[in-house]
RNA sequence: GGAGUGGUCCGGGUGGUCGCGUCAGACUUUAUUGUCUGCCGAGGAAAGUCCGGGCUGCACAGGACAAGACGCCGGCUAACGGCCGGUAGGGGUGACCCUGGGAAAGUGCCACAGAGAAUAACCGCCAGCCGACUCUUUUGAGGCCGCUGGUAAGGGUGAAAAGGUGCGGUAAGAGCGCACCGACCGGCCUGGUAACAGACCGGGGCUAGGUAAACCCCGUCUGCAGCAAGGCCAAAUAGGGAAGCGCCAAGCGUGGUCCACGUUUGCUUCCGGGUAGGCUGCUCGAGCCUGCUGGUAACGGCAGGCCUAGAUGAAUGACCAUCAUCCCUUCGGGGAUACAGAACCCGGCUUACAGGGCCACUCCGUAU
Numbered sequence: 001g002g003a004g005u006g007g008u009c010c011g012g013g014u015g016g017u018c019g020c021g022u023c024a025g026a027c028u029u030u031a032u033u034g035u036c037u038g039c040c041g042a043g044g045a046a047a048g049u050c051c052g053g054g055c056u057g058c059a060c061a062g063g064a065c066a067a068g069a070c071g072c073c074g075g076c077u078a079a080c081g082g083c084c085g086g087u088a089g090g091g092g093u094g095a096c097c098c099u100g101g102g103a104a105a106g107u108g109c110c111a112c113a114g115a116g117a118a119u120a121a122c123c124g125c126c127a128g129c130c131g132a133c134u135c136u137u138u139u140g141a142g143g144c145c146g147c148u149g150g151u152a153a154g155g156g157u158g159a160a161a162a163g164g165u166g167c168g169g170u171a172a173g174a175g176c177g178c179a180c181c182g183a184c185c186g187g188c189c190u191g192g193u194a195a196c197a198g199a200c201c202g203g204g205g206c207u208a209g210g211u212a213a214a215c216c217c218c219g220u221c222u223g224c225a226g227c228a229a230g231g232c233c234a235a236a237u238a239g240g241g242a243a244g245c246g247c248c249a250a251g252c253g254u255g256g257u258c259c260a261c262g263u264u265u266g267c268u269u270c271c272g273g274g275u276a277g278g279c280u281g282c283u284c285g286a287g288c289c290u291g292c293u294g295g296u297a298a299c300g301g302c303a304g305g306c307c308u309a310g311a312u313g314a315a316u317g318a319c320c321a322u323c324a325u326c327c328c329u330u331c332g333g334g335g336a337u338a339c340a341g342a343a344c345c346c347g348g349c350u351u352a353c354a355g356g357g358c359c360a361c362u363c364c365g366u367a368u
C1' cells in the first nucleotide's frame, strides 16, 4: 500500500422567524374559556407480526389421545425456536463461517447417464464346444466368428457402483486366505461436569452411497383468546313478537376428540327496536446512566444518580442563513444528504439503509 474477516458508532450541527402536543404554575373567565411562562416530546430498526413473556379475561385450570414445536453438551435469562462458551463434521491459505437426535426398526425416493442405483454384466478376463483358416510328417499349436458356462479384480457411465495397499491362491478372479491400515459394533483405562478426545483389547469379514426442512422412531415441552383484552359511568330502547324441534334426553361451560366434573331448560329460523358517547386500562419499567466487583463470555452482584411521548382523523413542522460530509466541475459554481414515524409494555430474531468513522484480527506485496 492492497485485499479480506469479526464487531461497533454517527447518519446531520448552529443561529434566527413563525407554528404544534401532554403536563405543571400564574392571571383571567360562568366554564381548561382565553393568555403567558416552564420541563419534556418517534427508532436502530418504531418495520415484519416470526418466536418468548408481563398483564387482562374465561375455566372447579383434572386425565388420556390426537395435533404442534424443538432436537450435540454445559451455562445465561422471566422465558424462548434467543444469546454465550465448548465439542463433532464440513468450507476457506487464513482471520473466520455453516451445520448438529436416529439410516444396523421399517417403508419410500434418488432426474439424466449407465449393463446395473438393493444382488446387476456394456467393454473386458477365463474355460469348453462347433465352423472355417494358417503352421505341422503325425500327434498337436495359434488366432478369428458364434454359442454355453464362470467372474466382478481392470476399463467406461455417474454425485454415488459392494473399504484400501501388498503377498499368496485360482482356469480367470474375488476377504477366497494372510499381513498392515481404515470403518462399524462392544468392553475397559485416562482426561473432561458433559458432549467428546486419546490409548488398549475383542468381534464379525465389513451392515454398498445419499436423503428424515420424506413418512417414521426416540426424547423434551405446549389451556385458549387477546388492549378492538378488560373495568367504570352516562344515555336510550321493546330484558319485544312468531314458528319449529326438544324437555327419560339433549345443550352449555374460550383450540380438536373422548372421559371426568359442574350447571341449566335449551337449540334453529324469521320479523322488529335501541346503542356506537365519555373516563380508565395508558406509562415507574424483568427501566436507563456511572463507578466498583465476580465470570473466558453471555450475564450477575453492590453503591450512587436520573424520570426522558402518551396522542386518539391521530402532536415535534415550515422558511431563511451558515457549517459539515459526499459527487461532478469549464474552478465561476452546481447537485445530493440514507432506511424510515410510537398507539399496552418488554426480551429476541428477520428484513431495509446514500454516505462517513472507530477498534481488533488475517493474507499478499514493498521498503527499512
Stems, first nucleotide, its partner, number of pairs: 001364010012323007020041002023038005043339001047350002050348005055226004062259004067222005072086005087100005101217002106215002108211003122155002124151006131144001133142003163181006182206001184203004189198003230280004240271006251263003287306008324337005
Bacterial RNase P class A from Zetaproteobacteria bacterium CG1_02_53_45, 368 nucleotides, folded computationally. Its mean pLDDT, the model's own confidence on a scale to 100, is 77. It matches the Rfam family "Bacterial RNase P class A". From the family's description: Ribonuclease P (RNase P) is a ubiquitous endoribonuclease, found in archaea, bacteria and eukarya as well as chloroplasts and mitochondria. Lineage of the source: Bacteria > Pseudomonadati > Pseudomonadota > Candidatius Mariprofundia.